[in-house]
RNA sequence: GGGCAGAUAGAUCAGUGGAAGAUCGCGUCGUUCGCAACGACGAGGCCGCGGGUUCGAUCCCCGCUCUGUCCA
Numbered sequence: 001g002g003g004c005a006g007a008u009a010g011a012u013c014a015g016u017g018g019a020a021g022a023u024c025g026c027g028u029c030g031u032u033c034g035c036a037a038c039g040a041c042g043a044g045g046c047c048g049c050g051g052g053u054u055c056g057a058u059c060c061c062c063g064c065u066c067u068g069u070c071c072a
Base pairs, nucleotide, nucleotide: 001071002070003069004068005067006066007065010024011023012022013021018055026042027041028040029039030038048064049063050062051061052060
């Protein structure tokens, strides 16, 4: 320098063009003498950045950044 994959909640990961979910973690409450476990509820996301297409983009297109991997 080039090819490929990836970037979504604190962590690990799903996700369809009609606008975001799971598990764990965190908080409150219940249960217990108390803790754990369990149950209920809740908080937490400018979906890497900038453009474009579209009535509408996490999703499609272009460029860039970063990470991993391969080739030289």
A computed fold for a 72-nucleotide RNA from a Methanomicrobiales archaeon, annotated as transfer RNA. Taxonomically the source falls in Methanomicrobiales (Archaea, Methanobacteriati, Methanobacteriota, Methanomicrobia). Rfam family: tRNA. Rfam describes the family as follows. Transfer RNA (tRNA) molecules are approximately 80 nucleotides in length. Rfam classes the family as a transfer RNA.